[in-house]
RNA sequence: UCCGAGAUCGUCUAACGGUAGGACGGCAGAUUCUGGCUCUGCUAAUCCAGGUUCGAGUCCUGGCCUCGGAA
Numbered sequence: 001u002c003c004g005a006g007a008u009c010g011u012c013u014a015a016c017g018g019u020a021g022g023a024c025g026g027c028a029g030a031u032u033c034u035g036g037c038u039c040u041g042c043u044a045a046u047c048c049a050g051g052u053u054c055g056a057g058u059c060c061u062g063g064c065c066u067c068g069g070a071a
Stems, first nucleotide, its partner, number of pairs: 001070006010024004018054001025043006047063005
């Protein structure tokens, strides 16, 4: 340099182009003599910039980063 893949709450992981969800974690509460376990609620995310579309995490273009391959 070229080719391919990947990027989503703090972490892991879903999501026909149509409300971004789950688990763990964190916070608050219930329970308990206290703690743990358990239960309930809350918290919090689409790598960046454009384009297509009534509507984009998803499709298209460019870029950064990571991984693999070729020379």